[in-house]
Notes
The part of an RNA shown here (large-subunit ribosomal RNA, domain II) has 710 nucleotides and comes from Candidatus Hodgkinia cicadicola. Rfam family: Bacterial large subunit ribosomal RNA. Rfam links the family to the GO terms ribosome and structural constituent of ribosome. The RNAcentral record of the full RNA draws on ENA.
Context: one part of a larger RNA
RNA sequence: GUCAACGAGUUAACGUUGUGAGCAGAGCUCAAGCUCCUAAGAGCAAAAGCGAAGCGAAAGCGAGUCCCAACUGGGCGCUAGCACAGCACAACAACGACGAAACAAGUUCCCAACGUUAAACCCGAAACCGAGUGAUCUAGCCAUGGGCAGGCCGAAGGCCGUUUAAUUGCGCCCAGAAGGCCGAACUCGUACCUGUUGCAAAAGGUUGAGAUGACCCGUGGUUAGGGGCGAAAGGCCAAAUCAAACUCGGAGAUAGCUGGUUCUCUGCGAAAUCUAUUUAAGUAGAGCGCCGAAUUAAUGACUUCCGUGGUAGAGCACUGGACGGGCGGAAAAAGGUCUUCAACGCCCGCAAACCCCGACCAAACUCCAAAUCCGGUCCCCCAAUGUUCGGCAGCCACACUGCGAGCGCUAACGUCCGCAGUGGAGAGGGAAACAACCCAGAUUCCGUGCUAAGGUCCCCAAGUCUAAGCCAAACGUGAAAGGAGGUCCACCUCCCAGACAAUUGGAAUGUAGGCUCAGAAGCGGCCAUCAUUCAAAGAGUGCGUAACAGCUCACCAAUCUAGAGGUUGGGCGCCGAAAAUGUACCGGGGCUAAGCUUAGCACCGACGCCGGAAGUGCGACCAACCGUGUCGCGCGGUAGCAGAGCGUUCCGCAACCGCAGAAGACGAAUUGCAAAAGCCGUUGGAGGUUGCGGAAGUGAGAAUGUUGAC
Numbered sequence: 001g002u003c004a005a006c007g008a009g010u011u012a013a014c015g016u017u018g019u020g021a022g023c024a025g026a027g028c029u030c031a032a033g034c035u036c037c038u039a040a041g042a043g044c045a046a047a048a049g050c051g052a053a054g055c056g057a058a059a060g061c062g063a064g065u066c067c068c069a070a071c072u073g074g075g076c077g078c079u080a081g082c083a084c085a086g087c088a089c090a091a092c093a094a095c096g097a098c099g100a101a102a103c104a105a106g107u108u109c110c111c112a113a114c115g116u117u118a119a120a121c122c123c124g125a126a127a128c129c130g131a132g133u134g135a136u137c138u139a140g141c142c143a144u145g146g147g148c149a150g151g152c153c154g155a156a157g158g159c160c161g162u163u164u165a166a167u168u169g170c171g172c173c174c175a176g177a178a179g180g181c182c183g184a185a186c187u188c189g190u191a192c193c194u195g196u197u198g199c200a201a202a203a204g205g206u207u208g209a210g211a212u213g214a215c216c217c218g219u220g221g222u223u224a225g226g227g228g229c230g231a232a233a234g235g236c237c238a239a240a241u242c243a244a245a246c247u248c249g250g251a252g253a254u255a256g257c258u259g260g261u262u263c264u265c266u267g268c269g270a271a272a273u274c275u276a277u278u279u280a281a282g283u284a285g286a287g288c289g290c291c292g293a294a295u296u297a298a299u300g301a302c303u304u305c306c307g308u309g310g311u312a313g314a315g316c317a318c319u320g321g322a323c324g325g326g327c328g329g330a331a332a333a334a335g336g337u338c339u340u341c342a343a344c345g346c347c348c349g350c351a352a353a354c355c356c357c358g359a360c361c362a363a364a365c366u367c368c369a370a371a372u373c374c375g376g377u378c379c380c381c382c383a384a385u386g387u388u389c390g391g392c393a394g395c396c397a398c399a400c401u402g403c404g405a406g407c408g409c410u411a412a413c414g415u416c417c418g419c420a421g422u423g424g425a426g427a428g429g430g431a432a433a434c435a436a437c438c439c440a441g442a443u444u445c446c447g448u449g450c451u452a453a454g455g456u457c458c459c460c461a462a463g464u465c466u467a468a469g470c471c472a473a474a475c476g477u478g479a480a481a482g483g484a485g486g487u488c489c490a491c492c493u494c495c496c497a498g499a500c501a502a503u504u505g506g507a508a509u510g511u512a513g514g515c516u517c518a519g520a521a522g523c524g525g526c527c528a529u530c531a532u533u534c535a536a537a538g539a540g541u542g543c544g545u546a547a548c549a550g551c552u553c554a555c556c557a558a559u560c561u562a563g564a565g566g567u568u569g570g571g572c573g574c575c576g577a578a579a580a581u582g583u584a585c586c587g588g589g590g591c592u593a594a595g596c597u598u599a600g601c602a603c604c605g606a607c608g609c610c611g612g613a614a615g616u617g618c619g620a621c622c623a624a625c626c627g628u629g630u631c632g633c634g635c636g637g638u639a640g641c642a643g644a645g646c647g648u649u650c651c652g653c654a655a656c657c658g659c660a661g662a663a664g665a666c667g668a669a670u671u672g673c674a675a676a677a678g679c680c681g682u683u684g685g686a687g688g689u690u691g692c693g694g695a696a697g698u699g700a701g702a703a704u705g706u707u708g709a710c
Stems, first nucleotide, its partner, number of pairs: 001710006011118008020109004027050003033044004054061002064076004121260002124257001128250006139223009148213001150182003157174002160171003186210003191206004225242001227237003263645006273286005288394001289392007298385001299383002305376003313368001314366002319362003323358004335347003398423007406415002428439003443614005449609002454604003457589003463601001465600006476591001482575002486572005491566004502559005508532003513527004538553001542551002615635007622627001646699001648696010664683004670677002
């Protein structure tokens, strides 16, 4: 891993609600106990319980009661079928009715669902407590034993010699101290390598440390779990277990956490929000779902009309901000002047406020002011909801897209609100692939049917369609600021009375304009910028000079001959443009349209629509024909609610099968929407089944599930 078997909402008591049943003209029912007894139960038993009256803390009172001194008040109650009429009640009359009709309803039991208490759907902690078992491992200690090749070093002390005043010094020799030195056994484990499904759940190799000592080892004993022992590392405490050992018990501890929870079909179908929470992964109430009952049309949508508002926009009238100009400007300060320096005096303009003009900004500004929204609203039309009560839930981690805001960087598949959609719980077609985008909501089957989004050269179903224009960049088929005689369109100016470019010539006079200046002559600067002659020529466009001079331009003529110049706006392109496995930013081929813009006609294209057939839910219809009938509206679905069924084991009642072959096993054809069922054959060799009911150890693919087999 596979296969097989086992494996999870149970049982009890109490309660709530509901279906059903018994009794009920306010009742209903028994508990212990006793009797009978075929052991299933039945009868007796009215103590007690629920209901029939409430109010008050209570005494208590009572259709009332409590508060209170007291209510013409307030709280909780009573005033009891439906319809019509009536403020309400009573009486009378009429009609109907003999069916317990009507009337204030409860109570007991079965079953179902849910709740509470219990282990309470199943498995799962780390832990806590109690009683015991352990020191053959290891730590310390006690007792008693054992072990340590060889070599080195040479302390104290001493003999002798010599020396000294000496108990001094020196020398030789003897001697043999030290948690001494080197190094085997022995003990340890420093560094690296190998090993890492190992030889080994700690080893092997090389290299190391100690090796007469606080040394190493044997045997026996001793200290025990909040305790021991510890040259102290939270280390060790036998059986691979230590920040509290192990075994059994309390015990099915608890787990707002994780995982798992077993047959089928049908109807409906959510939420990821609000409030609260030692609350944030939980829970409760509300919201949204399902089922039942009641009410009955009370609801929604559209239209019309009425109304609330201060958002978008806009504005500057307020609150603030902010630009330019004007007006204004007393005194003081500052500046200038005066003064030897100051002061006093005198003078000037600038700036600010206010005011005026022009033009602005605002979530916490508003003289204004929408659209939408919201509240109300008559009829028709459309949809069939709405509300109340009762029972049962699930949900409280949401996601993306568009729009309106905040936070952030107008960053994020970011975060947090609001409105809408989709996903969640939604398949199908499109977007190459792609929960959240576009189209569209799948009961089942069929179709050369019709369409949506999107497409129509090939992959690939359908136009190499029609008409007009644009692009030349393979743009399309990735990007900005910025840049450019790309090209098309619009517009303006000049032009055969000759434009634009080119060439030739002219470009003058008053005058060197005035001022300034060393000089200033068109060309340093300031002011002015006239006039004359002309075809034309600036008191001068740029070089240039110390200043002149010189060159040039504007401007004019001639030559030549047909378009030339320009600003702005628009369309499509160009550059800007560098990345990591391999083209790799059209899905590919490839395309100059098979690209872009505009207009049009065809066609393709989905589980959409239409047509046909069938199933099923709800509702309706039929004088006769009530059927395999007709008609209408439905049938995506997670959590979840409701309904209807299949199968397994056992039991009761009734009826059967079986050695002329039961159960079980194997095998395709049949029936049922399905769970499943049936027939026949082979095997098997002794039990089994059907109908109607009942009761459950009642259905496995998942739980790192348990056991077995392979």
Model confidence (mean pLDDT): 81 of 100.